[in-house]
């Protein structure tokens, strides 16, 4: 001096799958009834928070590391939110040569 892998921070993109039924409730109305929010229960459905399952392959091979595959416990199904993963800057780090 180069400055990998991995880790935060900030920011940008990021998919699916009923704004489904039924019952209280609020709210307008003040007799029905409305269309909104919400709460349970239901049945249907998604997978890229988490989690759990087998397994290609690896490794220190007695044993343990593995996915975007498999499941849906979570969690989600109008928007928001959240979101694996990519990319961008800024720190840390400290392989390589």
């Nucleotide at each position: 001096a180069u400055g990998a892998a991995c880790c935060u921070u900030g920011u940008g993109g990021a998919a699916g799958a009923g704004a489904c039924u039924g019952u209280g409730g609020c709210g307008c109305a003040g007799c029905a009834g409305c269309g909104g929010c919400u709460a349970c229960a239901g049945c249907g459905c998604c997978g890229a928070a988490g989690g759990a399952g087998c397994a290609a392959c690896c490794g220190c091979c007695u044993c343990g590391g593995a996915a975007a595959c498999u499941c849906u416990c979570a969690g989600g199904c109008u928007a928001a939110a959240g979101g694996a993963c990519c990319g961008c800057a800024a720190g840390g780090g400290g392989a390589u040569g």
Predicted 3D model of a 97-nucleotide RNA (Glycine riboswitch aptamer) from an uncultured Alphaproteobacteria bacterium. Its mean pLDDT, the model's own confidence on a scale to 100, is 77. Rfam family: Glycine riboswitch aptamer. Rfam describes the family as follows. This family represents the bacterial glycine riboswitch.